Small-subunit ribosomal RNA, 3' major domain from an uncultured prokaryote, 477 nucleotides, folded computationally.
Context: one part of a larger RNA
RNA sequence: UGACGGGGGCCCGCACAAGCGGUGGAGCAUGUGGUUUAAUUCGAUGCAACGCGAAGAACCUUACCGGGACUUGACAUCCAAGGGACAGGAGGCGUAGAGAUACGUCCUCCUUCGGGUCCUUGGACAGGUGCUGCAUGGCUGUCGUCAGCUCGUGUCGUGAAAUGUUGGGUUAAGUCCCGCAACGAGCGCAACCCCUGUCCUUAGUUGCCAGCACGUAAUGGUGGGAACUCUAGGGAGACUGCCGGUGACAAACCGGAGGAAGGUGGGGAUGACGUCAAGUCAUCAUGGCCCUUACGUCCCGGGCUACACACGUGCUACAAUGGCUUGUACAAAGGGUUGCGAACCCGCGAGGGGGAGCCAAUCCCAAAAAGCAAGCCUCAGUUCGGAUUGUAGUCUGCAACUCGACUACAUGAAGUCGGAAUCGCUAGUAAUCGUGGAUCAGCAUGCCACGGUGAAUCCGUUCCCGGGCCUUGUACA
Numbered sequence: 001u002g003a004c005g006g007g008g009g010c011c012c013g014c015a016c017a018a019g020c021g022g023u024g025g026a027g028c029a030u031g032u033g034g035u036u037u038a039a040u041u042c043g044a045u046g047c048a049a050c051g052c053g054a055a056g057a058a059c060c061u062u063a064c065c066g067g068g069a070c071u072u073g074a075c076a077u078c079c080a081a082g083g084g085a086c087a088g089g090a091g092g093c094g095u096a097g098a099g100a101u102a103c104g105u106c107c108u109c110c111u112u113c114g115g116g117u118c119c120u121u122g123g124a125c126a127g128g129u130g131c132u133g134c135a136u137g138g139c140u141g142u143c144g145u146c147a148g149c150u151c152g153u154g155u156c157g158u159g160a161a162a163u164g165u166u167g168g169g170u171u172a173a174g175u176c177c178c179g180c181a182a183c184g185a186g187c188g189c190a191a192c193c194c195c196u197g198u199c200c201u202u203a204g205u206u207g208c209c210a211g212c213a214c215g216u217a218a219u220g221g222u223g224g225g226a227a228c229u230c231u232a233g234g235g236a237g238a239c240u241g242c243c244g245g246u247g248a249c250a251a252a253c254c255g256g257a258g259g260a261a262g263g264u265g266g267g268g269a270u271g272a273c274g275u276c277a278a279g280u281c282a283u284c285a286u287g288g289c290c291c292u293u294a295c296g297u298c299c300c301g302g303g304c305u306a307c308a309c310a311c312g313u314g315c316u317a318c319a320a321u322g323g324c325u326u327g328u329a330c331a332a333a334g335g336g337u338u339g340c341g342a343a344c345c346c347g348c349g350a351g352g353g354g355g356a357g358c359c360a361a362u363c364c365c366a367a368a369a370a371g372c373a374a375g376c377c378u379c380a381g382u383u384c385g386g387a388u389u390g391u392a393g394u395c396u397g398c399a400a401c402u403c404g405a406c407u408a409c410a411u412g413a414a415g416u417c418g419g420a421a422u423c424g425c426u427a428g429u430a431a432u433c434g435u436g437g438a439u440c441a442g443c444a445u446g447c448c449a450c451g452g453u454g455a456a457u458c459c460g461u462u463c464c465c466g467g468g469c470c471u472u473g474u475a476c477a
Stems, first nucleotide, its partner, number of pairs: 001477002003474003007471007015461002019425005026316008034307002042053002064302007073125001077124007088108001091106006110115001127291002130289003136285002138280003141276001143274001148187006154163002167178003193268004198236007208225002212223003239262001242256005318418001322377007334365003339358002344353003384415001389410007431453007
C1' cells in the first nucleotide's frame, strides 16, 4: 500500500421488509448428471454451467459407432515425365452394387497455335472438429452502468509511499459547492446518438374523409378535398428557467405555478483501471506437439432421440374470477416471388382443388385473444384436467420403422394448490391475453420482438446478500 475481520461509522441496490405471482408436489416438454450402449460426438460446471454453443440432429447437418471403399487425395499452389482428338471434362442412358464407385455407350471444348483446360505416374505438399484456452490473438461472461481508476508538476517522508482523491454539505454520480500544500489533467459519470410522450411546419400516395356531390345490398367505392388521423423530413419544447421556503450570501433540497411532459420525463445503445491463469484451439486465426494407405477423404446404415434414477428451466392443470356453445367488438409490430396466396368449391377436420391480386402504407398471411351479450354446466375426479393408448387420416420430404408435425373418432392417467426450502417483480411494471419474426422442405411449451387488459405494496434500514467511502486491528500478500 492492499486484502481480510462473526471491528466501528456513513450510504446505496427488489438486498431485506411490505405486497403480488410463481418454483419445490402432478403430467408432459427441454437441458444436465448418472447409468446404459458398438456409439449414445464435443464443449459449458457456484453466483457468472444446466430451453447454454444449437436462430431449429429423420438423410444431410455430424464431429460419434458398425460396415464398404480411396491414397497427391473431397479442396489449394507448383515442379518433372508421359498421354492427348483414336484423347478428355461435364451431362444423359444401360449393367453390377446398399451406395460410394466400377465398366460400357451416346452426345460433346477454348485457342493469340506458345498454350490453357484435362488425364496418368512420381515429387513437393494437401488434410486433421487430433492435444494444449495453463503458450496465444480475437471475441465474450462477471463484479457492474458499481463510481470509481490514474497521471504530470509541486510539497512532505531516509524509504516503501503519502498528498491531490481526505474533511463539511450535496447528488443517481470523484455530481456540484465550500474548505484545504496542493495546482491542473486523463480514462470513467453526465451530455452529444436512437425510440417514445406534446405542438408547429413541409409533403399528400398506396394512407386519410370534415364539408360538397355521385353511386351501392354494402364498403373512401367514385368525383373531389388537404381539414383530421397517419406516414417521415425539418423545427419548437424542460433549463431548477420562474415564485415561496430551508440552507453557509454556496451547491443543493422541499413545496408551488405554468405546462403534453419537472427536476436524469420513460426506454435503449453506450461497460473506466482491473479481477476471476473465468470461457472459447469445435466460429475464426495462431505457436508448439501429434497422425500421414490414416487421427485424412467418400458412402450406406445406426447413434446424438437409450432409461432404475437425481437436479435445473419451462408448458398445461388441479377449476365456477371457471369450462363449453352461439353471436359480436377493438391492436401493434412483422413477413412474402424457389414466396405470401384471396374469392369460390370439396372435406367433420388437418387439408385438397382453385388461382385473383401482390416485388406490396395498394394484394396476401390475418381469425387477434382475453373482452362483451345470451344460454348450458352446479362442486362432482366433474361438461375440470388432458397424459397415455388404439384406429383412420393430412402435409412436408428421395425417405417419417428406429425418430416429424398436425387432424378426426375412441380412450380418458396423475392431479383437489404442493414439505424443508427457494425465485421474479416498484408502473403501463407484475399478472394475464393473444400476434409476429429469425432458424426452417417439414418440425417451437424455447428464443427475439409486438400490442390488448391491467394491479397490490414500499412503515422503514434492526437483520440476510452484494457493493461504495472513511476509519481501526492483523502473526496475511
It matches the Rfam family "Bacterial small subunit ribosomal RNA". Gene Ontology terms of the family: structural constituent of ribosome and ribosome.